[in-house]
Context: one part of a larger RNA
This record gives sequence, C1' cells and structure tokens, in this order.
RNA sequence: UGACGGGGGCCCGCACAAGCGGUGGAGCAUGUGGUUUAAUUCGAAGCAACGCGCAGAACCUUACCCAGGCUUGACAUCUCCGGAACCCUGCGGAAACGUGGGGGUGUCUUCUCACGAAGAAGCCGGAUGACAGGUGCUGCAUGGCUGUCGUCAGCUCGUGCUGUGAGGUGUUCGGUUAAGUCCGGCAACGAGCGCAACCCCUGUCGUUAGUUACCAUCAUUCAGUUGGGGACUCUAACGAGACUGCCGCGUGAUAAACCGGAGGAAGGUGGGGAUGACGUCAAGUCCUCAUGGCCCUUAUGUCUGGGGCUACACACGUGCUACAAUGGCGCCUACAAAGGGCAGCGAGACCGCAAGGUGGAGCAAAUCCCAAAAAAGGCGUCUCAGUUCGGAUUGGAGUCUGCAACUCGACUCCAUGAAGCUGGAAUCGCUAGUAAUCGCGGAUCAGCAUGCCGCGGUGAAUACGUUCCCGGGCCUUGUACA
Repeated sequence: UGACGGGGGCCCGCACAAGCGGUGGAGCAUGUGGUUUAAUUCGAAGCAACGCGCAGAACCUUACCCAGGCUUGACAUCUCCGGAACCCUGCGGAAACGUGGGGGUGUCUUCUCACGAAGAAGCCGGAUGACAGGUGCUGCAUGGCUGUCGUCAGCUCGUGCUGUGAGGUGUUCGGUUAAGUCCGGCAACGAGCGCAACCCCUGUCGUUAGUUACCAUCAUUCAGUUGGGGACUCUAACGAGACUGCCGCGUGAUAAACCGGAGGAAGGUGGGGAUGACGUCAAGUCCUCAUGGCCCUUAUGUCUGGGGCUACACACGUGCUACAAUGGCGCCUACAAAGGGCAGCGAGACCGCAAGGUGGAGCAAAUCCCAAAAAAGGCGUCUCAGUUCGGAUUGGAGUCUGCAACUCGACUCCAUGAAGCUGGAAUCGCUAGUAAUCGCGGAUCAGCAUGCCGCGGUGAAUACGUUCCCGGGCCUUGUACA
C1' cells in the first nucleotide's frame, strides 16, 4: 500500500422487511449430468454452465459412427499436354464412383479472298511437383469479441509539498447528491478517463405538408364509397417546452442543497433505451474469424449411402399445461399496437366436420394480403364430482411440406381418457402502466417454437423501517496474510 475480520462508524441496492405471483409435488417440452451405445460430435461448470453456442439435427447441416470410394485432392495459385463449353444416352452400383456410345466446334485478337492456321480469355479432362486441406491439440503462447463485479462511483496523471524509502498529499474533513454531484474548508493547484449532458424512443404544444391516412360542415353511398374539405385524427420533418427558472422573510453556513407551493402536458435525472472508467476472474471462445507453436498428409484431408446427435433405471436446471365456478363449454358481440409479404402475402367464391384443397381478385403495399386480436361484454348451460375440470398416453383415419416423414416433422378428425384436489425442506421474480393476466407479430425456416426477440389489451398489492441475511461504496481500527 492492499486484502481480510462472526472490528467500529456512515451510506446504498427488490438485499431484508411489507406485499403479489411463482419454482420445489403432477404430466409434458427443453437443456444438462449420469448411464447406455458402433456413434450417442464438440464446447459451456457456483453467482457469471444447464430453452447456453443452436435465429430452427428427417437428408443437408455434421464436426460423430459403420460401409463403399478418391489421393495435387471438394477449394486457391503456378507449370506442361489435350479438348470448345456443353447436351443426349447405355451398363455395374445404395450413391459417390467406375466404364461405354452419340451429338456438338462458340467469343476476342492477328494472318488469310476464302478454306483454314496461330494466339488469348473462359471452361472441361489429364500429368508433374511446389502446394492445398484439417471443426486435429494448446484460450495457460495470442489478436479480436464477450461475460462478470457494475451503470457500482470510482481509477489516475502533471507540477508542487512531504517521507531515508515503499509511499502519502490532492481523492481526507463538514455538509449535500443518483453520482469524486455540487458547496465550503484545507499544502496543495490544476488536469484526464469515468458521472452528468450531447444521441434515440415516449409524454404536451406549434409550424410545414395532405396521399394510400383523416371526415367537422355540404352533397352522395351498403360502405370515407365518390365529389369535396385542410378543421380534427394520424403520418414525419423542423421547432417550442423543464432550467430548482419563480414563490416562502421555510430549513441550512449568507453556500451547495433540501422541504413545501404556484404555474404547467410534464418537476426536481419526467419515463424507457443506447452508452460499461482503471482493472478483476491465467473467466469464456483456436468449433465464427484471424493467428504463433505442435501434429496428420493414399489421411486427423475429401466424396457418397446409411445410422447417430432424438438412446433411458435415474438426478438437476429452465419452461409449458393444469389441478377448476374470479371456472369449463356453446352462441352473439366489441376494442389494439408493432411487424412481414414477389421463387412472396394471398381476398371474395366453391369443396371438406377439420387440418386443408380448388381457384386466383388485389398487392413490391399508410392503398392489397397475412388478420381472427384474445382476455373483456351479453345470453344460456354445467353445480363441486377426478367432474362437461385436466389433457398425458394409445388405437384408427387423414392433411401439408419435402427426392424422402421407419428410426425422427407439424397439424386435423374420431375414439381413448393417465397423473394431478395447490405441492416438504428450501428457493426465485417484481416498486407502476410494474407484477399478474390476455392475445398479436417477427427472425431462423421447404416444413417444424411451450424457446428467443418485440408489440399492444386489462391492470393490482405493499414499502413501518434498516436490527438481521446477501452484494457493494467511503472513512477508520486490528492482523503472525501478500
């Protein structure tokens, strides 16, 4: 100087407390351990691994296993030889691959009357070796990127002063703040990286603009449908607005600031996002990529068919659906936002109980489509029952995508109707448009979502307080630790 303490002081955080809803029990989905396996590819490991890499494993992906092939190679550059490229087709084969037959002479430049010849680019085949190739090892050789402490308020420097020195001072102290935020004081005076602000979204108003959006007034219509309008909504660009600016003989040190109030759409950082200091964990990643070293080179490379990553006595994590009446079912009937769409979204109509099919209007989309929002509301029914709760499992019949749904897809219909009556010890999230609850969209994607990323609808309870648990900041103290 740090680190640590079941030392002290001060102060924060859904840290506790106060509340609401869960997890832990059930079934299923998914990840992991374990076991099994020819293989069940690899990585991730307390928080910070475990719906993580994977924004989509039937083939492909794929890195694993089995089998069959190739060896200048699937891919790049160079050298030599041949051929246009390319198209059709036979045989063996699971394909890769092997082996035949037929058709076929382009583009550019030069020479030539022309035929044709030579060369070049590109492509194909063959040969040779330089080389390619490796998701092989080392994240404890590395770059880059990322997680974490933590959006915590800290981390430092120059000069000066001080100490033999390591170092200290500044950065401590008194107040204050979300903040090393600001004020005051002080052997310090300044400065940098962080904080804040500048950026984006949202909340109010104005200006400009008026189609594809809108419709108050006038006509018109089934319908903002058409004429029309530029008010309103909205759209999207530019502005205004909030700054402790104003008030109190409020508190305070006359300061910073705090408390209350006015005005205001908004008040003390308005709400949310992006933004992550010096560093820590030899944290993670050599399987995104890049890269040193090592290793393989008829194989640890590469192609193909099939299998596996989907196994199943078990154990754990994360979720979904429930156990019902604040509910289930049937009918009727409203109200969103944000997105996506051309090898695409696909309306009306018709067929099918349905998944879906036929068909194809419109739309490169404020125009058309996906599209129905659902919970809510109204009416009816069920009456506490393993039930008209719950939907697992299984049998049958189908639909769709796709060369192909056996291993191993999703969905539909009929039948079946399991566990489950609110969950031990323990444990998690959340302070407001939040939790809870309800549906909608998107990426990936041929197909496949209970995951992920977004969107809106309905919409709570509680916070006395900081003794205690956990994590953190500052000062101080002890130490046989570094």
A computed fold for a 482-nucleotide part of an RNA from a metagenome, annotated as small-subunit ribosomal RNA, 3' major domain. The coordinates come from a structure-prediction model, not an experiment, and the mean pLDDT is 85.